c-di-GMP-I-GGC riboswitch aptamer from a Pseudomonadota bacterium, 76 nucleotides, folded computationally.

[in-house]
RNA sequence: AACGAUAAAGGCAAACCCGAAGUGAUUCGGGGACGCAAAGCCACGGGCCAGUUCGCUGGUAGCCGGGUUACCGAAU
Repeated sequence: AACGAUAAAGGCAAACCCGAAGUGAUUCGGGGACGCAAAGCCACGGGCCAGUUCGCUGGUAGCCGGGUUACCGAAU
């Protein structure tokens, strides 16, 4: 450095519910845990979703790829 354990310390938080924002996809806060070794961050490429004056604009990182940062240290 790769790698990911019946390890240790922790972390995040799906669906759903409540409140709020938004035309919408969706997002934020609280509750809640399906899961996650990057389920930390980035919209660069692809996909998907929404709006549209069809030119574009926006969303999704827990869809895939890529970039970047990071706890621990079994086996290999």
The model forms 91% of the base pairs in the Rfam consensus. The sequence was found by an Rfam model in a public genome assembly.